[in-house]
Context: one part of a larger RNA
Molecule: small-subunit ribosomal RNA, 5' domain
Organism: uncultured bacterium
């Protein structure tokens, strides 16, 4: 010099764009952040019309509304960087060792039975949270049957091919596994297979900080068979067996740390950094463990320790903001307990529609960038007043008044959008933006002036008081300290501080 998620002084007109807890991965009141489907099912309700009627009611259709009970979705979205030096990341590649809901494309097919259970209703338990028995009942909810183009298992023969294990692919014999309806009749779902597409596991080459004042580690260690186990290879687990296995080209062990696509400096090599935004990984009070499902070992599920905080009737029970606000603490410090589903995307649904603190917008914040503004043009009696002075004058200074214009932005008064697609539908927003009268009015400070380094004089002070980035200023004529006047630089910002190059 230039940089920042900046912090502080002092100052502060506006408007676009962008950022906004870096500290305590510290505790959190409140409200919202993930549901939706009646075109899967059986009840309930309410409303209306019908038929009955002992005039209390009772069926039946239609709408609408949903506790259950099934579906699909909560595994995406969004938060945070704690741990983790490790195939976790980056980057190229294998998978002949694999999965893949929703989608798309191609085949084949959907016959016929069953017993249940929740809502419910009785009955009980208990403060509560919840539960217990008994009883009826339904499905696109479960469970045999049949059927198998194809598929899977095993077993026996052939044929092509390759990359080592092998990979396709034909015959033949055994044996196994589906399915669900609904419908406005147009469809929309179910099932088996295969192929695709996306998405994910896993495994390999290389790269990825400091410390040797860490030098020796390592027993499922290192290999082999076998058995298990997985969607899948593999000490991934087990039981035998061998004694391997790794290390000065840095094991081991300590520290530090999310990783990168960038950013930031720098002529470049390089050297710092990873905040915002993508794209990976990890996490979800802490520690563990499964369950469920195409997908989790699941932030707003589940179970068990454990700390910590709530209610309790003392028997027992809830909770998890590192989701948005927001609220305590910490800190030099980091915003609103706002709108709105309009857009853009997600989830459910045949659709209307819902849901949705992802998102879009407002709100605050000069944090940062970049854009305007605070007047313009004329004016010398160089007014007044300030400082100075050698009292002659300089200087502030065309600066001010004063004429002339002109109206950006602020106010004010009228109109008023795009963004929305064939229709409805606009939160932001009466917003941007145009017109339109009027005023020169309502808008500038900050920091410096010995030298580096662009700017000088007066007075106070007297080595005091204070200055300072380094050299060095100050003990009576301080351009270096304070005021003051001039000046100089940046300017809605100017210095400090702090970090990086």
């Nucleotide at each position: 010099g230039g940089a920042u998620g900046a912090a502080c002084g002092c100052u502060g007109g506006c408007g676009g764009c962008a950022c906004g807890c870096u500290u305590a991965a510290c505790a959190c009141a409140u409200g919202c952040a993930a549901g939706u489907c009646g075109a899967g099912c059986g009840g309930a309700g309410u409303a209306a019309u019908u038929a009955c009627u002992u005039c209390g009611g009772u069926a039946a259709u239609u709408a609408c509304u949903u506790a259950g009970c099934g579906g699909c979705g909560g595994a995406c979205g969004g938060g945070u960087g704690a741990g983790g030096a490790a195939c976790g990341c980056g980057u190229g590649g294998g998978u002949a060792a694999u999965c893949u809901g929703c989608c798309c494309u191609a085949u084949a097919c959907a016959g016929g039975g069953g017993g249940a259970u929740a809502g419910c209703a009785c009955u009980g338990a208990g403060a509560a949270a919840u539960u217990a028995g008994u009883g009826a009942u339904a499905a696109a909810a479960c469970c045999g049957c049949a059927u198998a183009a194809g598929c899977c298992c095993c077993c026996g023969g052939g044929a092509u091919c390759g990359c080592a294990u092998g990979a396709u692919u034909c015959c033949g014999a055994g044996g196994g596994a589906a399915a669900a309806a609904c419908u406005c009749c147009g469809g929309u779902g179910g099932u088996a297979u295969a192929g695709g597409a996306u998405g994910a596991g896993c495994c390999c080459g290389c790269g990825u900080c400091c410390g040797a004042u860490u030098a020796g580690c390592u027993a499922g260690u290192u290999g082999g068979u076998g058995a298990g186990g997985u969607a899948a290879g593999a000490g991934c687990c087990c039981a035998c067996c061998a004694a391997g296995g790794c290390g000065a080209c840095g094991a081991u062990c300590g520290g530090u740390a999310g990783c990168c696509g960038g950013u930031c400096u720098g002529a470049g090599a390089g050297g710092a950094u990873g905040g915002a935004c993508g794209g990976c990984c990890a996490c979800a009070u802490u520690g563990g463990g499964a369950c469920u499902g195409a997908g989790a070992c699941a932030c707003g599920g589940c179970c068990c320790a454990a700390a910590c905080u709530c209610c309790u009737a003392c028997g027992g029970g809830a909770g998890g903001c590192a989701g948005c606000a927001g609220u305590g603490g910490g800190g030099a410090a980091u915003a609103u307990u706002g709108c709105a589903c309009a857009a853009u995307g997600g989830g459910g649904g045949g659709a209307a529609c819902c849901c949705u603190g992802a998102u879009g917008c407002a709100g605050c914040g000069a944090u940062g960038c970049c854009g305007c503004g605070u007047g313009a043009a004329g004016g010398a009696a160089g007014a007044c007043g300030g400082u100075u002075u050698u009292c002659g004058g300089a200087u502030u200074g065309u600066a001010a008044a004063c004429u002339u214009c002109u109206a950006u932005c602020a106010g004010c008064g009228a109109g008023g959008a795009a963004g929305a697609g064939g229709a409805c539908g606009g939160a932001c927003a009466g917003u941007a933006c145009u017109c339109g009268a009027a005023u020169a009015a309502g808008c500038a400070g900050c920091c410096c002036c010995g030298g580096c380094u662009a700017a000088c004089u007066a007075c106070g002070u007297g080595c005091c008081a204070g200055c300072a980035g380094c050299c060095g200023c100050g003990g009576u004529a301080a351009u270096a300290c304070g005021u003051a006047g001039g000046g100089g630089g940046c300017a809605a910002g100017c210095g400090u501080u702090a970090u990086c190059c």